[in-house]
Order: sequence, then C1' cells, then structure tokens
RNA sequence: GGGUGGCUGUAAUCAUCUUGCAGCUUCCACGAGAAAUCGUGGUUGAAAAAUCGGGUGAAUUCAGGGAAGCCUUCCCUCCGCCGGGUGCGGAGAAUGGUAAUCCUGAGCCAAGCCCUGUCCCGAACAAAGUUCGGGACGGGGAAGGUGCAGAGACUAGAGCGCGAGCUCGUACUCCGGGUGUCACUCGGGGGAAGCGCCCGACACCCUCACCUCACGAAUGCGAGGCGGGUGAAGAGAUAGUCCAAGCCCAGAAGAAAUUUUGGG
Repeated sequence: GGGUGGCUGUAAUCAUCUUGCAGCUUCCACGAGAAAUCGUGGUUGAAAAAUCGGGUGAAUUCAGGGAAGCCUUCCCUCCGCCGGGUGCGGAGAAUGGUAAUCCUGAGCCAAGCCCUGUCCCGAACAAAGUUCGGGACGGGGAAGGUGCAGAGACUAGAGCGCGAGCUCGUACUCCGGGUGUCACUCGGGGGAAGCGCCCGACACCCUCACCUCACGAAUGCGAGGCGGGUGAAGAGAUAGUCCAAGCCCAGAAGAAAUUUUGGG
C1' cells in the first nucleotide's frame, strides 16, 4: 500500500466455504445466592474482548465406559445389466477398523492450603502451666494432576526486546574417540515448556450481616473496612532433544480395512 471481515481456539480441508469438538457472548426458563454472579437446558453470533510478576514440575500405575467424521465389505435386503454363473455394478442396513476427543473406579503425587502429633527455640504471664510465633520430623484431608502422546524416553537454563521474536549455549540428548565395561572425560551436531497447580499484585462489579466515620428525630442514607464475584478455553505432549511412524522385504490374524512381529 492492497484485499478480506469469518466472535475465540483446535482438527479436517491445497486454500476458502463448510463441518466435528471446546470456549465466550445475546435472550429465555429452572435452581443456588442478600447481590454481583454461578450451574443446567434451550437460543443467538449483533458487539467486543479475555491482565501482570514470582514459585512448583512430583506422581506418571492397574482396570474399564463412550464418541462426530473417515476407511472396509465376508454376510443380508433392494435396484440395474447379462441370461453361461460361486456373475458384474450401485444403494442401504449391519459388521469390523481407525479416531479429533468426553469420562469412571482403585492406586500414587511437587510447591502451596486446612486439620493434627512429637521434639527444639523464642515471647507474654509471679510460677506450674497455658497461649502465640518459628523450625525439624511425621499422620490425615480438600482441590488439582497422573491414568489421557505417535508405542514411548529424558530435561523446568541465562540475557535482550512493548511484542512477534532474537542471542548465548545451561539441563538434556545424538554421533565419534579415550575403553571391552561402570563412572568420568575430549571433540562435534542439536538445544529447552503453562492456557495446569500455588502465592501475590492490579482492574472492574456486589454489599445481607458485622465494624468505623459523617448526616439525621427515626425504620434510614452516604463513604470506608471486612467479605464475595469476574479477568475463557487452547497440555489426550505445550517447548526441546530422541525414539517411533513415513520407504522396502518377510511372517502371523483377518474377506477387507486394519492390527501386530522381525529385518533393511
């Protein structure tokens, strides 16, 4: 500068439309609440959006229930072609498979939160002892996580930038060597993760009860405190390194799709 105007994300799709799933929004109903608001169901996509800093990375196991879409066609039904059949083609239903993903029971789990035991230290009280605070070692609970990647393995660095991102090269990892092995070490290549959980800050909204201040004759009214709510989802692998898969050969199950084993 041009085009587009799809609310956000994710997957399918060359891309777009479109569609599945998830999130938010409009309105309605029911329920909880004093209210803000939250939950469930339906509806809507009109308008605009979903903040910042720090901490934690542990467990990662066993067993089960669903699922859009996509793939397959041994059997079944219907239709068409031929008239030689265990025929060919199409559609449907159904079976089998795969799968974005939605979940359940048991077990297990870092930091933090709640309850609790023992010991130690400190403070208050005249003292016994009680109370409060801190620390160490335990036990229990509530959330949340794991289970739930492509079969899976491993790792929570640093600096700059408003940001997209860039730089260095920590953890880790791959290759080669010292070395036959453990640990370690040398050289080279690659190179790192919150939208989870916790603590705090900030912004906006609410105000039944309680406390403080002000007005008032008063049931009251206003301000503040305490307290409550909102600040989405995107992690069924997000970042990165491996491994696997993708290619070829052989085998097993199967009608096939596909699943699985071994090798290159």